RNA sequence: CGAGCCAACCGAGGCAAUCGCUAUUACAUCCUUCUGGGUGUGGUAGAGGAAAGUCCGGGCUCCAAAGGGUAAGGUGCCAGGUAACGCCUGGGGAGCGUAAGCUCACGGCAAGUGCAACAGAAAAUAUACCGCCCACAAUUGUGGGUAAGGGUGAAAUGGUGCGGUAAGAGCGCACCGCGCAAUCGGUAACGAUUGUGGCAGUGUAAACCCCACCUGGAGCAAGACCAAAUAGGGAUCCGAUGGCGCGACCCGCGCUGGAUUCGGGUAGGUCGCUUGAGGUCCUCGGUAACGUGGAUCCUAGAUGAAUGAUUGUCCACGACAGAACCCGGCUUAUUGGUUGGCUCAUUUU
RNA sequence: GUGGGCGUAGCUCAGUCGGUAGAGCUCCGGAUUGUGAUUCCGGCGGUCGUGGGUUCAAACCCCAUCGUCCACC
Numbered sequence: 001c002g003a004g005c006c007a008a009c010c011g012a013g014g015c016a017a018u019c020g021c022u023a024u025u026a027c028a029u030c031c032u033u034c035u036g037g038g039u040g041u042g043g044u045a046g047a048g049g050a051a052a053g054u055c056c057g058g059g060c061u062c063c064a065a066a067g068g069g070u071a072a073g074g075u076g077c078c079a080g081g082u083a084a085c086g087c088c089u090g091g092g093g094a095g096c097g098u099a100a101g102c103u104c105a106c107g108g109c110a111a112g113u114g115c116a117a118c119a120g121a122a123a124a125u126a127u128a129c130c131g132c133c134c135a136c137a138a139u140u141g142u143g144g145g146u147a148a149g150g151g152u153g154a155a156a157u158g159g160u161g162c163g164g165u166a167a168g169a170g171c172g173c174a175c176c177g178c179g180c181a182a183u184c185g186g187u188a189a190c191g192a193u194u195g196u197g198g199c200a201g202u203g204u205a206a207a208c209c210c211c212a213c214c215u216g217g218a219g220c221a222a223g224a225c226c227a228a229a230u231a232g233g234g235a236u237c238c239g240a241u242g243g244c245g246c247g248a249c250c251c252g253c254g255c256u257g258g259a260u261u262c263g264g265g266u267a268g269g270u271c272g273c274u275u276g277a278g279g280u281c282c283u284c285g286g287u288a289a290c291g292u293g294g295a296u297c298c299u300a301g302a303u304g305a306a307u308g309a310u311u312g313u314c315c316a317c318g319a320c321a322g323a324a325c326c327c328g329g330c331u332u333a334u335u336g337g338u339u340g341g342c343u344c345a346u347u348u349u
Numbered sequence: 350g351u352g353g354g355c356g357u358a359g360c361u362c363a364g365u366c367g368g369u370a371g372a373g374c375u376c377c378g379g380a381u382u383g384u385g386a387u388u389c390c391g392g393c394g395g396u397c398g399u400g401g402g403u404u405c406a407a408a409c410c411c412c413a414u415c416g417u418c419c420a421c422c
Base pairs, nucleotide, nucleotide: 002344003343004342005341006340007339008338009337010336013314014313015312016311017310018309019308021046022045023044024043025042026041027040028039029038030037031036048320052331053330055329056328057327058326059325060219061218062217063216067251068250069249070248072215073214074213075212076211077091078090079089080088081087092106093104094103095102096101107210108209112208113207114204115203116202129150130149131146132145133144134143135142136141158176159175160174161173162172163171177199178197179196180195181194182193183192184191185190223271224270225269226268233262234261235260236259237258238257242256243255244254245253278297279296280295281294282293284291285290350421351420352419353418354417355416356415359374360373361372362371368405376392377391378390379389380388398414399413400412401411402410
């Protein structure tokens, strides 16, 4: 100096002034349904890293209270973290990369049942197209043996080498692979060493399935309260051996009326609604995620939906884009800037 | 907020038991006809919404995402 890899932070306007919007609070004042509303002047605060998607997990609320099982669904290496998770951290294995690093839908095919078109002799009831060897015959055929060589295919029944054989074959041997056992290391996944077996045909479970673990339902438009209005309406069916409730089904439990349909009224207000599995800093423990302890801070609560306009100056100027109960993640969209660490290559010393 | 369906040639639609993409209409050319229509023959036209993954192989199976439609509340 160049090319890369990983992580953290900021968030396009900043500063000042004037006017405006929403919440909260202090003072004053008016009304008054008595702690409710209005007005004025001040203080304080006021959209994001994804607020998006609604893909997961919960908190919270209701289903009167409390269940068991089947089915169904979800996850899938090991160990930790967490309120929990399909998330995060670390490790193991496989793959990619020169490397730093990145990715993984990573249990089981010797539990069973399926599927593998076309090509090919043959894809499981295993076989022989070419080739090789032997015998007969005589120029081209018959019989037997073979799966080492070739061809087809994504994949051909463990691979390489040596021996052996008529020619060959785990037929035998060595190494590798695979199965089993023991020992050592490790919490474990797994790794290493030694021995043993001639070796179940290959692949596929984001094929059916088996195994391990987990799971009530509905959702803030949940739900609670207040006020007002109407029609405390009509019709049909079942009826205690019934009906309803708890997502399906069974058992169990509880209640005593339910179901369908026609028609009418209201759709207003308050709460829920922001103090939290909360943020920041320090200390200790831990490889880390994170956790213990201490100090400190309060940081939007709208409801036809709140932050906009003007001036001056600095700057270079932009993307994706705006809360609606809350939080922990994942995924997607996207413009730049700053900082730190690591890898490779070249040059110089 | 919740639960579902669809996207294939210019248009309307099959194919969704994984085996490498079709039909009708339109368009183009030819034949027939005095000309045109009809009729007959032939032909073109496809990243199967988009991207990634599983598999030997994906329109079809899985995940993500875009657009569109329906139902409940």

Annotation: Predicted 3D model of RNase P RNA and transfer RNA as a complex of 422 nucleotides. Rfam match: Bacterial RNase P class A. It is annotated as a ribozyme. Model confidence (mean pLDDT): 76 of 100.